[in-house]
Parts: sequence; C1' cells; structure tokens
RNA sequence: GGCGCGAAAACGCAACCACGGCAGGAGCGGGGGACCCAGGUAAGCCGCCCCGGAAGACCGGGGCUUGGGGUGAAGCCGUGCACGCACGGCCGGGCAACUCCAGUCCGAACCCGACAGCUCACCUCGUAGGCGUAGGAGAGGAACG
Repeated sequence: GGCGCGAAAACGCAACCACGGCAGGAGCGGGGGACCCAGGUAAGCCGCCCCGGAAGACCGGGGCUUGGGGUGAAGCCGUGCACGCACGGCCGGGCAACUCCAGUCCGAACCCGACAGCUCACCUCGUAGGCGUAGGAGAGGAACG
C1' cells in the first nucleotide's frame, strides 16, 4: 500500500497544513422522552454515608453501590471449591454475500447512580479499538465469450 474480519465505528467538504489529517455536515449506531398499550391495584412508604434547613420517612447539596437500569453475543443451571476460580450442561455470538453440515474460536469489559416499560414530536450521545479467513453440499446471481 492492497484485499479482508468482528463492530455503529466508514465517508469526506471548508480553513489550516507536514498531503495526510480534518471542525461542521451527511450516513450509520445508541440513550432519554406522551396519548394508547403493557404493568400495578385501598392508601402510604420504600438503599447507605456526610452537610445545611429546629425535628422528620420532608426540602436542598455532595458522595457511594448492595436494589434497579444501559451498551454488548457475552446469559442460565449444576457440581467442586482455597469463594478466587475450575469442570460440565443448556443457550448465545464469530470464522470473505445467503442456507445447512463439519471443524474451530469467544461468552469479556465498561457505564448510569436509587432512577428510566413501550413511546409521536422533541432532547441528547457515539462514530473507538483490535485483528488476518482458505472444508463439504446446496441455492442463487453477476461478468465474459
């Protein structure tokens, strides 16, 4: 430099400049957010710590993570155990467009901060990082002659 893999994560205008980067932008992806629906069914209350407000399950501010939630395939169950982890089963995800078989690999990490169902309008965030496939069968399409 070229061709590819997972992923939303790839493109590229302006100014500038080291000519390769690249604000905004478009494309792609995520979160919040009505009626209706779902859920619930007397009402009320509903984690912990600190500070202030006279007290308080109240109000305001700050912090935390065990409840709950989010991105993601990355979950559930069982056994053992030194409680860290290991093994096994089910299930989920990847391996050059699609389906099946075979083989093989992965099942992490991080974030929100007591709080969020779906959700029009609307609001808002991200566009990283890491890698290198090569068996069989089928279906289907394209190019060339």

c-di-AMP riboswitch aptamer (ydaO/yuaA leader) from Kitasatospora humi, 145 nucleotides, folded computationally. It matches the Rfam family "c-di-AMP riboswitch aptamer (ydaO/yuaA leader)". Gene Ontology terms of the family: cyclic-di-AMP binding and regulation of gene expression. It was read from a public genome assembly, where an Rfam model found it. Model confidence (mean pLDDT): 76 of 100.